[in-house]
Molecule: c-di-GMP-I riboswitch aptamer
Organism: Neobacillus soli NBRC 102451
RNA sequence: GACAGAAAAAGGCAAACCUUUUGAAAGAAUGGGACGCAAAGCCGAGGAUCUACGGCAAGUGGUAGACUUGCUAUGAUGGCCGGGCUACCUUG
Numbered sequence: 001g002a003c004a005g006a007a008a009a010a011g012g013c014a015a016a017c018c019u020u021u022u023g024a025a026a027g028a029a030u031g032g033g034a035c036g037c038a039a040a041g042c043c044g045a046g047g048a049u050c051u052a053c054g055g056c057a058a059g060u061g062g063u064a065g066a067c068u069u070g071c072u073a074u075g076a077u078g079g080c081c082g083g084g085c086u087a088c089c090u091u092g
Base pairs, nucleotide, nucleotide: 003092004090005089012037013036017032018031020029021028022027035079041085042084043083046081047080048077049076050075054072055071056070057069058068059067060066
C1' cells in the first nucleotide's frame, strides 16, 4: 500500500413510529426514537422503483365546466442495484 471483516475497542450513522414544518403527491426537513448499517461518509439520477401539480390522449356528458381512465418527470428515493472519491479499527 492492497485485499478482507469472524472477534475486540473507540467513536459514527439512524428504519419503523411519534411531534412540528413543508410539498399537489411521492417525499423532504426538525426534535424524539432505534430496525439495522463497515462506508447507512461525500458525489452523482445510469438502471430500478415511487409520485403525477401540470401536460397529452381516450371516455362519460347536448357543449363548456366537470368527472373517470391511461400515458408522461420537469418531482422524488443513495437505508434498491451498479459507478466515482475519501475514511476509523483490527485478527489475517